[in-house]
Context: one part of a larger RNA
Molecule: small-subunit ribosomal RNA, central domain
Organism: uncultured Chloroflexus sp.
RNA sequence: CUGGGCGUAAAGAGCGCGUAGGCGGCUCGUCAAGUCUCAUGUGAAAUCUCCCGGCUCAACUGGGAGGGGUCAUGGGAAACUGGCGGGCUAGAGGGCAGUAGAGGAAAGUGGAAUUCCCGGAGUAGUGGUGGAAUGCGUAGAUACCGGGAGGAACACCAGUGGCGAAGGCGGCUUUCUGGGCUGCCCCUGACGCUGAGGCGCGAGAGCGUGGGGAGCGAACCGGAUUAGAUACCCGGGUAGUCCACGCCCUAAACGAUGGAUACUAGGUAUAGGGGGUAUCGACCCCCCCUGUGCCGAAGCUAACGCGAUAAGUAUCCCGCCUGGGGAGUACGGCCGCAAGGCUAAAACUC
Numbered sequence: 001c002u003g004g005g006c007g008u009a010a011a012g013a014g015c016g017c018g019u020a021g022g023c024g025g026c027u028c029g030u031c032a033a034g035u036c037u038c039a040u041g042u043g044a045a046a047u048c049u050c051c052c053g054g055c056u057c058a059a060c061u062g063g064g065a066g067g068g069g070u071c072a073u074g075g076g077a078a079a080c081u082g083g084c085g086g087g088c089u090a091g092a093g094g095g096c097a098g099u100a101g102a103g104g105a106a107a108g109u110g111g112a113a114u115u116c117c118c119g120g121a122g123u124a125g126u127g128g129u130g131g132a133a134u135g136c137g138u139a140g141a142u143a144c145c146g147g148g149a150g151g152a153a154c155a156c157c158a159g160u161g162g163c164g165a166a167g168g169c170g171g172c173u174u175u176c177u178g179g180g181c182u183g184c185c186c187c188u189g190a191c192g193c194u195g196a197g198g199c200g201c202g203a204g205a206g207c208g209u210g211g212g213g214a215g216c217g218a219a220c221c222g223g224a225u226u227a228g229a230u231a232c233c234c235g236g237g238u239a240g241u242c243c244a245c246g247c248c249c250u251a252a253a254c255g256a257u258g259g260a261u262a263c264u265a266g267g268u269a270u271a272g273g274g275g276g277u278a279u280c281g282a283c284c285c286c287c288c289c290u291g292u293g294c295c296g297a298a299g300c301u302a303a304c305g306c307g308a309u310a311a312g313u314a315u316c317c318c319g320c321c322u323g324g325g326g327a328g329u330a331c332g333g334c335c336g337c338a339a340g341g342c343u344a345a346a347a348c349u350c
Base pairs, nucleotide, nucleotide: 003322004321005320006319007304008303012318014201015200016199017198021194022193023192025088026087027086028085029084030083031082033081034080035077036076037075038074039073040072041071048066049065050064051063052062053061054060091191092188093187094186095184096183097182098181099180103177104176105175106174107173108172109171110154115149116148117147118146119145120144125136126135162169163168206247207246208245209244210243211242215241216240220236221235222234223233258317259316260315261314262313263312266295267294268293269292270291271290272289273288274287275286276285299306300305323350324349325348332343333342334341335340
């Protein structure tokens, strides 16, 4: 030094790419660094264990032997780890042929609806609520018809569905572009896994500059309610919501479950692809791979529950936790235009 944990008790980083590092498939040869063994030297004394002795005993103490652990040098072993060299194809990557998809970016375009404007026609209300009122309306509203403007979002399809690393993605068309899955088993030949730092992406809100602004709507103003009503309800309404570019970097960023690999009963549903059977062909039926759900063997779990999409059985790597409050705060540092973010204590107290 070697602890136990992380779905809900404290604890998985929001997500990815990847540097160092850690770890790493089958096989042959070689070296012998790790590893093992032998010898020599060293391993002071005291201490420790055993034996013998001295103080009347013991503590204490004298003598002898031993053990322990380390290192150095030399000889040897070669299974495993490692170095070097050769080979392999089951990991990984590529090729060819298919295939599904709201994956991303840009441009264009469509219809419904809301609002506003113009015209027509028409008259006294309308709107709103639990009930009302504020509001709108004889300067002609609401309801109805026709025309126009503009912005935002895309009903049905729609799914327990699909895609994406996550955030997230939904009318239609075109262009550019990422990834997946299936089949063949053609090529490379371990090229792999993880990933401290680092870099990139990252809902909403918010910020900067410019544009846009239909509906909605923090703040704000009215009307109600109420003891009050800085709310819930109603009428208005600015920022914002939208676009371009640049920032911000947070979240119940959740599956509250890091990534990779292997193994471990089944049943059922569904999405994508392939094979077989059947058939004129398709459907039905059977099988394989990949994804998404539900129920469950064993096992696990404090229980709830999880259960091949593990929270089972194992290995590798990273992140994180270590009583509650103080506190995700102060201080310092780094980042930011700011708002603030990241990192992160202590006193004191229970």